Description
The RNA shown here (TPP riboswitch aptamer (THI element)) has 96 nucleotides and comes from Halomicronema hongdechloris. Its Rfam family is "TPP riboswitch aptamer (THI element)". Rfam describes the family as follows. Vitamin B(1) in its active form thiamin pyrophosphate (TPP) is an essential coenzyme that is synthesised by coupling of pyrimidine and thiazole moieties in bacteria. The literature on the family includes a 2002 paper in J Biol Chem by Rodionov et al., "Comparative genomics of thiamin biosynthesis in procaryotes. New genes and regulatory mechanisms". Model confidence (mean pLDDT): 76 of 100. The sequence is in RNAcentral, with records from Rfam and Ribocentre. The source organism's lineage runs through Bacteria, Cyanobacteriota, Cyanophyceae, Nodosilineales and Halomicronema. RNAcentral records the identical sequence in 2 taxa.
[in-house]
RNA sequence: CAGACAAGCUAGGGGUGUCCGAAUUCUCGGGCUGAGAUCAUACCCUGAGAACCUGACCUGGGUCAUACCAGCGGAGGGAAGCGUUGAUUGAGGUUC
Repeated sequence: CAGACAAGCUAGGGGUGUCCGAAUUCUCGGGCUGAGAUCAUACCCUGAGAACCUGACCUGGGUCAUACCAGCGGAGGGAAGCGUUGAUUGAGGUUC
């Protein structure tokens, strides 16, 4: 001097199911999985892109039930910039 990772800042994207009980008008409580089960103003993800969507009222397994698990998926889509405090890589110069 340059590249570039993590953290950071700003901006953006996304999901919120299933079962049981009560109420039977607004809804409320509990169980399961999960980072997150519709407001948490939280969680996750942003090209190294499985966060999330389509396929999908999909297929197999399991469960009280459910994207619960696996396949699908080396399929298709999908939202970015700054920056170098930290850790590094490369090149050049100088000194010993």